The RNA shown here (transfer RNA) has 72 nucleotides and comes from Daphnia pulex. NCBI's taxonomy places the organism under Eukaryota, Metazoa, Mandibulata, Phyllopoda, Daphnia. Its Rfam family is "tRNA". It is annotated as a transfer RNA. Its mean pLDDT, the model's own confidence on a scale to 100, is 82. The sequence is in RNAcentral, with records from Rfam.

[in-house]
RNA sequence: GGCUCAUUGGUCUAGUGGUAUGAUUCUUGCUUGGGGUGUAAGAGGCACUGGGUUCAAAUCCCGGAUGGGCCC
Numbered sequence: 001g002g003c004u005c006a007u008u009g010g011u012c013u014a015g016u017g018g019u020a021u022g023a024u025u026c027u028u029g030c031u032u033g034g035g036g037u038g039u040a041a042g043a044g045g046c047a048c049u050g051g052g053u054u055c056a057a058a059u060c061c062c063g064g065a066u067g068g069g070c071c072c
Base pairs, nucleotide, nucleotide: 001071002070003069004068005067006066007065010024011023012022018055025043026042027041028040029039030038048064049063050062051061052060
C1' cells in the first nucleotide's frame, strides 16, 4: 500500500427498514437473627463518527476513526 471483518448501556450480547433484546452489574423492598441464595421493582444505551437514500435507518450506501485478520 491492497483486500477483508468488527464497532450497540459499566461489562458481554440479540437485532439485515417501523423509535433497542437478554444476561451481568448497581440501588431499593420482601425473605433471614444477620449474611448468602431466592424473589419483586427500579437505575443504566437515542446505537464509534460525519454525510447520503427513505415517510421512517442500529439496520441500506459513501467518507473518516479505532481494533483484528490476510496479502504485498